[in-house]
RNA sequence: GAGCCAAAGGGCGAUGGGGUUCGCCGUAUAACCGCCUCUGGGCUGAUGACUCCUGAAUGACC
Numbered sequence: 001g002a003g004c005c006a007a008a009g010g011g012c013g014a015u016g017g018g019g020u021u022c023g024c025c026g027u028a029u030a031a032c033c034g035c036c037u038c039u040g041g042g043c044u045g046a047u048g049a050c051u052c053c054u055g056a057a058u059g060a061c062c
Stems, first nucleotide, its partner, number of pairs: 010025004016053006034043003
């Protein structure tokens, strides 16, 4: 790298982990792999959502 087989108490929801919950996929060839734009460029975020932890960045205080 290619082929084959298996996977539902499964898998997935733009970068890590836990809990809760919602949605989606489920013929494994699936769900998923951010947005805007004049294509020059610009914007948000460790979440799907809530919360806790961890990492990174910025500011303030001790």
Predicted 3D model of a 62-nucleotide RNA (Fluoride riboswitch aptamer (crcB RNA motif)) from Acidiferrobacter sp. SPIII_3. Rfam family: Fluoride riboswitch aptamer (crcB RNA motif). Gene Ontology terms of the family: response to fluoride and positive regulation of gene expression. The source organism's lineage runs through Bacteria, Pseudomonadati, Gammaproteobacteria, Acidiferrobacterales and Acidiferrobacter. The coordinates come from a structure-prediction model, not an experiment, and the mean pLDDT is 78.